[in-house]
RNA sequence: UGAUAUAGUUGGCAAACCUUUCGAAAGAGAGGGACGCAAAGCUCCGGGUCUAAAGCAGUUGUUGCAAUGAUGGCCGAGCCGCAUGA
Numbered sequence: 001u002g003a004u005a006u007a008g009u010u011g012g013c014a015a016a017c018c019u020u021u022c023g024a025a026a027g028a029g030a031g032g033g034a035c036g037c038a039a040a041g042c043u044c045c046g047g048g049u050c051u052a053a054a055g056c057a058g059u060u061g062u063u064g065c066a067a068u069g070a071u072g073g074c075c076g077a078g079c080c081g082c083a084u085g086a
Stems, first nucleotide, its partner, number of pairs: 012037002017032006035073001041079003045076003048071003055065003
């Protein structure tokens, strides 16, 4: 782009991975890329999970504790939104 079908077919988001930036790390931003998602939209309010720089304790050259960090694509909760005759 075309065809068929058709109420639901407009469209949206974007995992892993790659490039680059930030960060002690977990991880996050931007670009590419699609594993998937009917809330995979937003918010750390409650929990779970991840990291442990600084700090504390111990050790003598490394261990443990621990979020004020991260995760909304872990769950709950709150708020907003789309579609349909329902």